A computed fold for a 73-nucleotide RNA from Conexibacter sp., annotated as transfer RNA.
RNA sequence: GGGGCUAUAGCUCAGCUGGGAGAGCGUCGCGCUGGCAGCGCGAAGGUCGUCGGUUCGAGCCCGACUAGCUCCA
Numbered sequence: 001g002g003g004g005c006u007a008u009a010g011c012u013c014a015g016c017u018g019g020g021a022g023a024g025c026g027u028c029g030c031g032c033u034g035g036c037a038g039c040g041c042g043a044a045g046g047u048c049g050u051c052g053g054u055u056c057g058a059g060c061c062c063g064a065c066u067a068g069c070u071c072c073a
Base pairs, nucleotide, nucleotide: 001072002071003070004069005068006067007066010025011024012023013022019056027043028042029041030040031039032038049065050064051063052062053061
């Protein structure tokens, strides 16, 4: 220098065919228990890497860029 993959909640990750942003763990509250553990219920928590484009509508499609991993040179 060139190719590929990845980037979504604090962490690990889903998200099918463009229209609801989610799960587990963790955190907080409540309940069961004498208490702990455990279980149950609930809550908070997101610029969907950045910028731009397409579209009535973008996490999803297109382009550029950034970062990480990897292959080639």
About this RNA: It was read from a public genome assembly. Its Rfam family is "tRNA".